[in-house]
Context: one part of a larger RNA
RNA sequence: GGAUGAACGCUGGCGGCAGGCUUAAUACAUGCAAGUCGAACGGUAAGGCCGAGCGUAGCAAUACGCGAGGUACACGAGUGGCGCACGGGUGCGUAACGCGUAUGCAACCUGCCUGCGACCGGGACAAAACAGCUGGAAACGGCUGCUAAUAUCCCAUGGCCACCACGUAUGGCAUCAUGCGUGGUGUAAAGAUUUAUUGGUCGCGGAUGGGCAUGCGUAUUAUUAGCUAGUUGGCGGGGUAACGGCCCACCAAGGCGACGAUGAUUAGGGGUUCUGAGAGGAUUAACCCCCACACUGGAACUGAGACACGGUCCAGACUCCUACGGGAGGCAGCAGUAGGGAAUAUUGGGCAAUGGAGGCAACUCUGACCCAGCCAUGCCGCGUGAAGGAAGACGGCCCUAUGGGUUGUAAACUUCUUUUAUCGUAGAGUAAACCUGGCCACGUGUGGCCAGCUGAGAGUAUACGAGGAAUAAGUAUCGGCUAACUCCGUGCCAGCAGCCGCGGUAAUACGGGGGAUACGAGCGUUAUCC
Numbered sequence: 001g002g003a004u005g006a007a008c009g010c011u012g013g014c015g016g017c018a019g020g021c022u023u024a025a026u027a028c029a030u031g032c033a034a035g036u037c038g039a040a041c042g043g044u045a046a047g048g049c050c051g052a053g054c055g056u057a058g059c060a061a062u063a064c065g066c067g068a069g070g071u072a073c074a075c076g077a078g079u080g081g082c083g084c085a086c087g088g089g090u091g092c093g094u095a096a097c098g099c100g101u102a103u104g105c106a107a108c109c110u111g112c113c114u115g116c117g118a119c120c121g122g123g124a125c126a127a128a129a130c131a132g133c134u135g136g137a138a139a140c141g142g143c144u145g146c147u148a149a150u151a152u153c154c155c156a157u158g159g160c161c162a163c164c165a166c167g168u169a170u171g172g173c174a175u176c177a178u179g180c181g182u183g184g185u186g187u188a189a190a191g192a193u194u195u196a197u198u199g200g201u202c203g204c205g206g207a208u209g210g211g212c213a214u215g216c217g218u219a220u221u222a223u224u225a226g227c228u229a230g231u232u233g234g235c236g237g238g239g240u241a242a243c244g245g246c247c248c249a250c251c252a253a254g255g256c257g258a259c260g261a262u263g264a265u266u267a268g269g270g271g272u273u274c275u276g277a278g279a280g281g282a283u284u285a286a287c288c289c290c291c292a293c294a295c296u297g298g299a300a301c302u303g304a305g306a307c308a309c310g311g312u313c314c315a316g317a318c319u320c321c322u323a324c325g326g327g328a329g330g331c332a333g334c335a336g337u338a339g340g341g342a343a344u345a346u347u348g349g350g351c352a353a354u355g356g357a358g359g360c361a362a363c364u365c366u367g368a369c370c371c372a373g374c375c376a377u378g379c380c381g382c383g384u385g386a387a388g389g390a391a392g393a394c395g396g397c398c399c400u401a402u403g404g405g406u407u408g409u410a411a412a413c414u415u416c417u418u419u420u421a422u423c424g425u426a427g428a429g430u431a432a433a434c435c436u437g438g439c440c441a442c443g444u445g446u447g448g449c450c451a452g453c454u455g456a457g458a459g460u461a462u463a464c465g466a467g468g469a470a471u472a473a474g475u476a477u478c479g480g481c482u483a484a485c486u487c488c489g490u491g492c493c494a495g496c497a498g499c500c501g502c503g504g505u506a507a508u509a510c511g512g513g514g515g516a517u518a519c520g521a522g523c524g525u526u527a528u529c530c
Base pairs, nucleotide, nucleotide: 001530002529003528004527006526007525008524009523010522013382014381015380016379017378018377019375020374021340026338027337028336030335031334032333035082036081037080040079041078043075044074047073048071049070050069053066054065055064056063057062089293090292091291098218099217100216101215102214103213104212105211108210109209113206114205115204116203117202118201119200121155122154123153124152130145131144132143133142134141135140161186162185163184164183165182166181167180168179169178170177171176191198192197193196219265220264221263226256227255228254231253232252233251234250236248237247238246268290269289270288271287273282274281275280295316296315297314298313299312318329319328320327321326346372348371349370350369354368355366356365357364358363385416386415387414388413395407396406397405398404399403422466423465424464425463426462430457435452436451437450438449439448440447441446442445474519475518476517477516478515479500480499481498485514486513487512488511489510495502496501
């Protein structure tokens, strides 16, 4: 000098874009953050519509209220499907195939999506909801009975499916791979409706996402020198989607290490970012990719996918409820609270856009996201006026003092402008789709065109107009390094200081005044990196 997720002191006009618990992975009140589908199903707690009938007022018309039942309106709870493994957070652990890079899988899986081929026949049993009885303070149950399904089960039919045996051909990279043929064994399915779709089953491909293995690279320490018994290898098995001591029985005695094993300490890794002429050094906040974790430790279940942040079980610590028998909870999601700290924001709006889940769709959900609020935290931009104006005014300060210098064209004054601020008027882009309606093309559906519908931010941005210099400057320094000097006070005191150093009676170094210099809505200090 540059830089920062900064903090502190003084000061502070506006806008755009970004950023905002670096500390206690400390504990958390409250609300929200993952649901959706009635076009799978039995149904009907609430509401809408229709409504036999009934009641009140009235002579009546009618008004008001109740209401069995119905409803291709809708829907609480329930069965079932899909999702909840994404998205969002954090960096505890991890020095590791964790990450980066480059390869391999003749050792693998892949829901939804997509291409192709084939199929979708017949039956059965339950259990929720519900009803009855009943336990418990509650959380939550228990017993009996009824019932539907795209829930579950059985049978049939199967093959380019799986397994076994045999034959044969081609290829390769050791194990082998691929194709063809024969025989045997085994395994499927589901319907819905508006009749055109959608869904279901089996198989082969694709795509996407993952799993595993390997070469190389990946912090400090030798004041850590030896480490290792599933340890190293083999044979056989088990297990897995799959290879493998991954696990097990048996056999052998190996394996690693000064090219640093083992131990210890520290640490998520990378793209990046900062600095530097570069080499290099430092860094990994924000954004993106990968990994790990979800109160602590352990475990599996379900599932295409988890050993699962807002799932389950067990143990532990902590907090809460309790009728003392027993229960409930997990903000390292978004806000917010306490605590810690030098220090870090709102218990805001909206699904309008983008994206996601479910759904044929309408739509619902979405603290992802889009916006708004707070903070000079940073970067960038703008402004605080411009031109003229010498009696070089008054005042201040200084001096060699009837005077001069400086503040200083600075002010006053004249003319002008109106960014910004204030007020007024107008007022966006972000929105085009889905869907609805119409038209057209071809094969009854698909595609295309046109119109309509939809904005949280927001009456915001922006534009125009009005009056009026009006609404707007500080901070640090002035001995040298280092741009900028004098007076007074103080008298080794009070104090300053980054280094050298200054102060003991003429201090350009302390404190104040005047003046000057630098930067400027900031300036200075501290901390850290180059």
Molecule: small-subunit ribosomal RNA, 5' domain
Organism: Bacteroidales bacterium